Predicted 3D model of RNase P RNA and transfer RNA as a complex of 520 nucleotides. It holds a member of the Rfam family "Bacterial RNase P class A".
RNA sequence: GUGGAUGAUGACGUGGCCGCUGCGGUACGGCUCGUGACGAGCCUAGCCCGCAGAGGAAAGUCCGAACACCACAGGGCAGGAUGCCUGGUAACGCCAGGGCCCGUAAGGGACGGAAAGUGCAACAGAAAGUAAACCGCCGAUUCUCGGGGGGCGUAAGCCUGCCGAGAAGGCAAGGGUGAAACGGUGCGGUAAGAGCGCACCAGCGUUGCGGUAACGCAACGGCUCGGCAAACCCCAUCCGGUGCAAGGCCAAAUAGGAUCGGAGUCGCCCCGCGCAGGGGCGAGGAUGGUGGCCCGCCAUCUGUUCGGGAAGCGCAAGCUUCCUGACCUCUGGUCGGGUAGGCCGCUUGAGCUGGGGCGCGAGUCCCAGCCUAGAGGAAUGGCCACACGUCGGUGGCCCCAAGGGGGACAUCGACGACAGAAUUCGGCUUAUCAUCGCCACCAAG
RNA sequence: GGGCGCUUAGCUCAGCGGGAGAGCACUGCCUUCACACGGCAGGGGUCGCUGGUUCAAUCCCAGCAGCGCCCACCA
Numbered sequence: 001g002u003g004g005a006u007g008a009u010g011a012c013g014u015g016g017c018c019g020c021u022g023c024g025g026u027a028c029g030g031c032u033c034g035u036g037a038c039g040a041g042c043c044u045a046g047c048c049c050g051c052a053g054a055g056g057a058a059a060g061u062c063c064g065a066a067c068a069c070c071a072c073a074g075g076g077c078a079g080g081a082u083g084c085c086u087g088g089u090a091a092c093g094c095c096a097g098g099g100c101c102c103g104u105a106a107g108g109g110a111c112g113g114a115a116a117g118u119g120c121a122a123c124a125g126a127a128a129g130u131a132a133a134c135c136g137c138c139g140a141u142u143c144u145c146g147g148g149g150g151g152c153g154u155a156a157g158c159c160u161g162c163c164g165a166g167a168a169g170g171c172a173a174g175g176g177u178g179a180a181a182c183g184g185u186g187c188g189g190u191a192a193g194a195g196c197g198c199a200c201c202a203g204c205g206u207u208g209c210g211g212u213a214a215c216g217c218a219a220c221g222g223c224u225c226g227g228c229a230a231a232c233c234c235c236a237u238c239c240g241g242u243g244c245a246a247g248g249c250c251a252a253a254u255a256g257g258a259u260c261g262g263a264g265u266c267g268c269c270c271c272g273c274g275c276a277g278g279g280g281c282g283a284g285g286a287u288g289g290u291g292g293c294c295c296g297c298c299a300u301c302u303g304u305u306c307g308g309g310a311a312g313c314g315c316a317a318g319c320u321u322c323c324u325g326a327c328c329u330c331u332g333g334u335c336g337g338g339u340a341g342g343c344c345g346c347u348u349g350a351g352c353u354g355g356g357g358c359g360c361g362a363g364u365c366c367c368a369g370c371c372u373a374g375a376g377g378a379a380u381g382g383c384c385a386c387a388c389g390u391c392g393g394u395g396g397c398c399c400c401a402a403g404g405g406g407g408a409c410a411u412c413g414a415c416g417a418c419a420g421a422a423u424u425c426g427g428c429u430u431a432u433c434a435u436c437g438c439c440a441c442c443a444a445g
Numbered sequence: 446g447g448g449c450g451c452u453u454a455g456c457u458c459a460g461c462g463g464g465a466g467a468g469c470a471c472u473g474c475c476u477u478c479a480c481a482c483g484g485c486a487g488g489g490g491u492c493g494c495u496g497g498u499u500c501a502a503u504c505c506c507a508g509c510a511g512c513g514c515c516c517a518c519c520a
Stems, first nucleotide, its partner, number of pairs: 001441004007436004013386006020053006029043006055418001059429002062427005067243004074295004079239005084098005099111001100109003112234002117232002119228002134175002136171003141168007149160004183201006202224001204221007247344004257335008265283007284302006305326009337519003351370008388416008397407004446516007455469004463500001471487005493509005
């Protein structure tokens, strides 16, 4: 210099003026009490004084928690998430160390299971997964045909083996298709071939050894059992829901509104002289918590009143049963009405800094010190001067050296990014500036 | 602040991992005296962007961007 990887650190400092937010102080502003003057106590903070005031990502809201409410946060199904191993942690999908794979390396990896099952693979191709055969190779075996030979026979013919062609058939080595074609290379073997046999390698399984484990190494075995699970699925582990607009308190205002549903059943006991009335217990039911469903659990309601109709009993008054309507009580949904105020939650916390012990490390334990925004349409800003860094221009100087390159200095100018807390933490991801570090190759001193 | 959803042609939207589509709109031709209607033909795409899984991505996964919706308290 080129290319590549991704770890650390910082994110500006000092002074002056003006402004913003919070906290503390302060009465010269008020209130109350008593007094001869005046004093004491309390409230507020406009002015004034002092102190403090954004981030490494405050962001995306992607994970995990704290905290709050839903009675506790229970069981099962469904659903979701994670996925090599071992640790760390309050927890995690995060982090550390190790294994395996990729990469020359720095470094990187959503890395369980495809010999549990189902499914997918367009086009091309013979065939896309219990294999199959388009071109091709062979035709040892069997059959047919042709040629010529030997033997027997008088002859017709019979037997035998050779060569060539074809068929039945054999093969999967080679070609071709494809992203992917049922291990790879070599030797043997064969009619041709093939894990058919052998050697080495890859893969699988078993055993032994090492390791907490993932896994590694060695021996043996039969030869091979493809890809996709960010397709369904299987296995293991974890997960109740909602989120500070959670939630609690105070104040104010309105129409205690309209409409659509659901429930109001049965038994036992007690008080009571009771066929009046009241209370309790149990079962069942309904609604809600409850969220996709079920079980379980919890809370509330269910002691009704009036009217109409039908049937039965009864001389009648009336009683019983069933159906139905209205009112009332409880409860759910939708629409409508009112308010747009205050306080708490609200910042001391899995906190920060320093030292020590343990651990390879992530971390953890102990000691000491420190307090570091808590606003709420939402503050942390602006100007000036001097420093700091980067870049560019100009000027002379020095070094290597003679094509030029490098260094420090002076001066002038420009620039200093991404971006703004909103209940709080631990992470991840994304945005972004500068410096330093890492790896490979090339060149020069 | 918190919680959800969507993004495909100019507009509104479909879309079983393998060919990017429909309706309206646009252009040309026919029809008409002319226009509309109608008929025939045609053009037009970063499937929001960037990576990944896969032989192959609009579709599956992750990150980013843009747009939209809902959530207060009282009786």